[in-house]
Molecule: Bacterial RNase P class A
Organism: Candidatus Sulfomarinibacteraceae bacterium
C1' cells in the first nucleotide's frame, strides 16, 4: 500500500427578520424533536379491576454455565458446536436408553434393517472354460438419499465381517483441574443407542386481567343512576378447582294482634334474575414529566455494571407547537451557470430487541505484499 474483521461517535453550523408552544415578576427573557421520537415485540413503574394471601389443575412463556440489573426473552464473561487462513461470526443450545408420531422425492431396503449391482461357493447343463439356470454365504465395494446401524489400518476368510488385533470415535468406572458448563489422564466393554421436541410429550423455571382513551376531582344533577315484580339464607376476587382470613346479610329490627319474658301474623333485608325510565357534552382541572434522571472526576470489577463527591433540570402540547424566508461558511456533483444533502418526527414515563439510514470522523485487530 492492498483487502478483511471489530467497537464508537456524528447527523451541517452562524446571523437578521416573521411566526408557533411552554413558562413568567406580563418588560422581556428562557426552555422546544430523534438516534431510532419508528415497529408496539419483550421487560417494568404507575393506576384501576365488589377484599387479601395460600394450594392444585389448565394454558402460556422460557431452557448450556457463571455473572448483571427493579425486570426481561437483554446484556456481559465462559463452555460446547459450526463457518473462517485469521480477525472474528453465528447457534431456542435441557430430555431421542418415559411414551406416542413423523423421516416426502429417490432407491432393493428409512427401523427390533436391507441382496438391485457386484463378490463367493455349492448343483445342473454346456466341455472342467467362457456363459445359461438353480440353492446357499456375504454388508468389503458400487449406486439411492439429508440420513443405509462407527472410522483408517493390519490380520483373517472361499468371499466377506468388531471375526481378532492397534489408532481414533462411543459408552461405563476411577482419578485430577473448574463455582459451573466443561475439560484432561488412566483403566474395563467390540459397541449395545439414525435423526426431528421451532412434532406431541416429558422435566424445570417464572407468569392474574386490562391499560394514561389507566384512573382521580370539579360544576349543573336523580349520578358510587332510580323505580317495580319475583326471590331470598347466604353471598362477595382476577381461566377452573379448593383452603385460610377478612367483608357485607342473616341471626336482627320494626309494626300488629293474643299475651309478663313468649307465640302468631305482616314489613324491612346482602345477592340474584326480568321489565321500565333517565342519564357525562368535540366541558374544565390534575395524572404530566425530578426521574431504576443525566453530565464529569475517582474508586472497585476482565466486562456488563456498581459506587464516592461534585454539577445540572433539558417539549409536556391535546388535534397536537418545535416553522418559514433571506444572507454568510462548511460539505457533495459540475469548466460554470445551478443543483443536491439521509432515514423519519415527541403524545404517562423507563430498560432492552428489533427494522429504517445520504454523507463523514475516530480507534482496535487480522492477512497477504513490499521496503527498511
Nucleotide at each position: 500500500c492492498g483487502g478483511a474483521g471489530g467497537a464508537g461517535g456524528u447527523g451541517g453550523g452562524c446571523g437578521u427578520u416573521c411566526g408557533c408552544c411552554g413558562u413568567u415578576u406580563c418588560g422581556u427573557g428562557c426552555g422546544g424533536a430523534g438516534g431510532a421520537a419508528g415497529g408496539u415485540c419483550c421487560g417494568g413503574a404507575c393506576u384501576c379491576c365488589c377484599g387479601a394471601c395460600g394450594g392444585g389443575c389448565a394454558g402460556c412463556a422460557u431452557g448450556c454455565c457463571g455473572g448483571g440489573u427493579a425486570a426481561c426473552a437483554c446484556c456481559c464473561g465462559g463452555c460446547c458446536g459450526u463457518g473462517g487462513c485469521a480477525a472474528c461470526g453465528c447457534g431456542a443450545g435441557g430430555g431421542a436408553a418415559a411414551g406416542u408420531g413423523c423421516c416426502g422425492c429417490a432407491g432393493a431396503g428409512a427401523g427390533c434393517a436391507g441382496a438391485c449391482c457386484g463378490c463367493c461357493u455349492c448343483c445342473g447343463g454346456g466341455a472342467c472354460g467362457a456363459c445359461c439356470g438353480g440353492g446357499g454365504g456375504u454388508a468389503a465395494g458400487g449406486g439411492u438419499g439429508a440420513a443405509a446401524g462407527g472410522g483408517u489400518g493390519c490380520g483373517g476368510u472361499a468371499a466377506g465381517a468388531g471375526c481378532g488385533c492397534a489408532c481414533c470415535g462411543c459408552u461405563c468406572g476411577a482419578c485430577c483441574g473448574g463455582u459451573g458448563a466443561c475439560g484432561g489422564u488412566c483403566g474395563g466393554g467390540g459397541c449395545a443407542c439414525g435423526g426431528c421436541a421451532a412434532a406431541c410429550c416429558c422435566c424445570a423455571u417464572g407468569c392474574g386481567g386490562a391499560g394514561c382513551a389507566a384512573g382521580g376531582c370539579c360544576g349543573a344533577g336523580u349520578a358510587g343512576g332510580g323505580g317495580g315484580g319475583c326471590u331470598g339464607a347466604g353471598g362477595g376476587u382476577c381461566g377452573c378447582c379448593c383452603g385460610u382470613c377478612c367483608c357485607c346479610g342473616c341471626a336482627c329490627c320494626c309494626c300488629g294482634a293474643u299475651g309478663u319474658c313468649a307465640u302468631c301474623g305482616g314489613g324491612g333485608g346482602a345477592g340474584g334474575c326480568c321489565c321500565c325510565c333517565g342519564g357525562g357534552u368535540g366541558g374544565g382541572c390534575c395524572g404530566c414529566u425530578u426521574g431504576a434522571g443525566c453530565c464529569g472526576c475517582g474508586c472497585g470489577g476482565u466486562a456488563a455494571c456498581g459506587u464516592u463527591c461534585g454539577g445540572c433540570c433539558a417539549a409536556g402540547a391535546u388535534g397536537a407547537a418545535u416553522g418559514a424566508a433571506c444572507g454568510c461558511c462548511a460539505c457533495c456533483c459540475u469548466c460554470a451557470c445551478g443543483g443536491g444533502a439521509a432515514c423519519a418526527g415527541a403524545a404517562u414515563c423507563c430498560g432492552g430487541c428489533c427494522u429504517a439510514c445520504a454523507g463523514c470522523c475516530u480507534c482496535c485487530u487480522c492477512c497477504g505484499a513490499c521496503c527498511g